The part of an RNA shown here (large-subunit ribosomal RNA, domain VI) has 267 nucleotides and comes from Thermus aquaticus Y51MC23. The RNAcentral record of the full RNA draws on SILVA. Model confidence (mean pLDDT): 90 of 100.
Context: one part of a larger RNA
């Protein structure tokens, strides 16, 4: 832009596109089969490899300032505490949600249909034979469906539900231009496991969108101050304490105020 009135949901799937892999062991069974050595089909069952998707319970990582230790130095303030620099983290030990994978779950099947090579049934030409020539059966990881994604610009524009509605000016009655509206949207704002920008999806005071505050959980590992003890480095104790980022809720203290605009009259 179209998809013959305008919308708001939900779908159908023409069409494409992902999968498709394998190996070992055990039971049938030391059975069939073979002098023996040796050793099956056909069914059944259990672990693996690689790979693919999707997840963070676990395990592991990574977490740039969540905690805690350290060391020079230079500041506040002398002591105690603290703060800046030492990487664009000063070293180092830890480390939550996020994001991963070495980790966790799942998958390749199953059944259908139609077939190749083959294996058949019935049966002529050709008193017989013959799967074939009429005619009808089984037979592969291949092929079509069956799973999973996309998907009606499928212009062949598709289907179902629900909402709006027969309006005022100019046109000559129609097309057509204008204007103000109806379901409805969009602009703006607050945000989002959505996301380069758009899109998307949720919020917008009738409201927990997102900050902050409060509770939790989870990380750090017993804060500071003041007390005892020790000459003192120090240690106990108040104390599983202070701090705490994304995590789970609560709470309208903040900030989404107020509002403006498009949008039908049906070939």
């Nucleotide at each position: 832009c179209g998809c013959a009135g305008g919308a708001g949901g939900c779908u159908u799937g023409a069409g494409g596109g992902g999968g498709g892999c394998u190996c070992u062991u055990c039971c049938u069974a030391g059975u069939a089969c073979g002098a023996g050595a040796g050793g099956a089909c056909c069914g059944g069952a259990a672990g693996g490899g690689a790979c693919g998707c999707a997840c963070c319970u676990c395990u592991g990582g990574u977490u740039u300032c969540c905690c805690a230790g350290c060391u020079g130095u230079c500041c506040c303030u002398c002591c105690a505490g603290g703060g800046g620099c030492a990487u664009a983290a000063g070293c180092u030990g830890g480390g939550u949600a996020g994001c991963c994978a070495u980790g966790u779950g799942c998958g390749g099947g199953a059944g259908g249909g139609a077939u190749a090579a083959c294996c058949g049934c019935u049966g002529a030409a050709a008193g017989c034979a013959u799967c074939u020539a009429a005619g009808c059966g089984g037979g592969a990881a291949a092929c079509c469906c069956g799973c999973c994604c996309c998907a009606a610009g499928a212009u062949g524009a598709g289907g179902c539900c629900u909402c709006c509605c027969a309006c005022g000016g100019c046109g000559u009655a129609a097309a057509g231009c204008c204007g103000g509206u109806a379901a409805g949207g969009a602009c703006c704002c607050g945000g989002g496991a959505a996301g380069a920008c758009u899109a998307c999806c949720c919020g917008g005071u009738g409201g927990a969108u997102g900050g902050g505050c409060c509770g939790g959980a989870g990380g750090u590992g017993u804060a500071a101050g003041c007390g005892c003890c020790g000459c003192g480095a120090g240690g106990c104790g108040u104390u599983g304490a202070g701090c705490u980022g994304a995590c789970c809720g609560g709470u309208c203290c903040c900030a989404a105020u107020c509002g403006u605009c498009c949008g039908a009259g049906g070939u």